[in-house]
Molecule: SAM riboswitch aptamer (S box leader)
């Protein structure tokens, strides 16, 4: 990298450093941002795997995550509609 599979409407700082951009890619929208974005550290959330414990518990280890539904649309259906599904993507676990 590919394949299989589960989940993606909940949750998570009024901290430190930094200093201009950011919201996956492309297009269109709409937003966040010097009342400091991105990033790093600390902190936190969650409970996929492991552990412990045996209950749907705990949070020690491995990941993950911490604006907005995966921010929305982009394909198909329905059609007042963030209505249903697909694709793509993200994350976990497994696998060649």
């Nucleotide at each position: 990298c590919g394949c299989u599979u589960a989940u993606c409407a909940a949750g998570a700082g009024a901290g430190a450093c930094u200093g201009a951009g950011g919201g996956a890619a492309c297009a269109g929208g709409c937003c966040c941002u010097g009342u400091g974005a991105c990033g790093u550290c600390c902190g936190g959330c969650a409970a996929c795997c492991u552990g412990c414990u045996u209950u749907u518990g705990u949070a020690a280890g491995g990941u993950g995550c911490c604006a907005a539904a995966u921010c929305c649309u982009g394909c198909g259906g329905a059609a007042u509609c963030a209505c249903c599904g697909a694709a793509a993507g993200a994350u976990g676990a497994g696998u060649u």